[in-house]
Context: one part of a larger RNA
């Protein structure tokens, strides 16, 4: 030395698919690469270490041994790992029948509301605020009724409800389409897990081109407030928000908790299936896949977590290593740009 960690202290990549690699179920047999045992050869001498000897001692010199952690060859072992062969079904997958769902894409349709326009009625205010003013209105506003246009969003249902890998998804209908759950059989026969690089998806804002623009609203203008007010409040208002196509690739992209499978008290809800029972209006029990609450052991610095683990062990990946400098400079790659990714040091405490 053979580290310790990552919910909140530094640390889980935003999410998936997947290449190399790492790891990998049960049985038999074979091989003997890893593994293990013996032998032989080699591992120069000196030195180090041990036991002796010689200079009066020591340093020094000298004899013997050990060691030389290794390599090669050969003989033997076969539990485990690896390779080959044969088989299996508990992992994984396929077929069939059912089921739930804001999962995705495209097209079409609908009603409420806001705004604007046109017309009718009608008259002096409306609007806004803590209070006001800017603003709108006798060229007839606001209010109210009728009609029209156009854009955006879909009240109630609605639920720690559902679906999706994540981002996310909410009016209705249709078409196309992905995944999941479930029952009982049949089939394939380890086909699996993870995943450096890579590839794909990825809120909002932003960018490019062309449309669209009702409401809202950065910037901007005005009115207030105030010592000031480049704000909070008010009146307006352009990008933008919307659509199509193409970029960007980041978020407190959060469960601040990587993925996979196994094992480990209990209780109470709820969603989708299944089985069973009954006093079949319906209720109850069991089970399974989710999604919540409470709580024990254990873990934890504590908070808390606790079969949806942060418990117990395992496989693989990512990441951290005092604060600031700094997620910055330089270089490289990507981008139209904005910028993103990778990523220091001096110095300082």
């Nucleotide at each position: 030395c053979u580290g310790g960690g990552c919910g909140u202290a530094a640390a889980g990549a935003g999410u998936g698919c997947g290449u190399a690699g790492g790891c990998g179920g049960u049985u038999a047999u074979u091989u003997a690469a890893g593994u293990c045992a013996g032998a032989u050869g080699u591992g120069a001498a000196a030195g180090c270490c041990c036991c002796g000897g010689g200079c009066u001692c020591a340093a020094c010199c000298u004899g013997g041994g050990a060691a030389c952690g290794g390599c090669a060859u050969u003989u033997a072992a076969u539990a485990c790992u690896g390779g080959g062969u044969a088989a299996c079904u508990a992992g994984a997958g396929u077929u069939u029948g059912g089921g739930a769902g804001a999962g995705g894409u495209a097209a079409g349709u609908g009603g409420a509301a806001u705004u604007u326009c046109a017309g009718g009625u009608g008259u002096a205010g409306c609007g806004g605020u803590g209070a006001a003013a800017u603003g709108c209105g006798u060229a007839g506003a606001g209010a109210u009724c009728u009609g029209a246009a156009g854009g955006a969003a879909c009240a109630c249902c609605a639920g720690u409800g559902g679906c999706g890998a994540a981002g996310g998804c909410g009016a209705c209908u249709u078409a196309c389409u992905g995944g999941c759950c479930u029952a009982a059989a049949a089939c394939u026969g380890a086909c699996g897990c993870u995943g450096a690089g890579g590839c794909a998806c990825g809120a909002a804002a932003g960018c490019a081109u062309g449309g669209g623009u009702a409401g809202c609203a950065a910037a901007c203008a005005g009115g207030a407030u105030u010592a000031g007010a480049u704000a909070c409040c008010c009146u307006g208002g352009u990008a933008g928000u919307c659509c199509a196509u193409g970029c960007c690739g980041u978020a407190a992209a959060c469960g601040a908790u990587g993925u996979c499978a196994a094992c480990u008290a209990a209780c109470c809800g709820u969603u989708g299936g299944g089985u069973c029972u009954c006093u079949u209006u319906g209720a109850g029990a069991c089970u399974u896949a989710g999604u919540g609450g409470u709580g024990g052991a254990g873990c934890u610095a504590a908070c808390g977590u606790a079969u949806u683990a942060a418990g117990u062990g395992g496989a693989c990946c990512g990441c951290c290593u005092g604060g600031g400098g700094a997620g910055u400079a330089c270089g490289g790659c990507c981008g139209c740009a904005a910028g993103g990714c990778u990523a220091a040091a001096a110095c300082u405490c």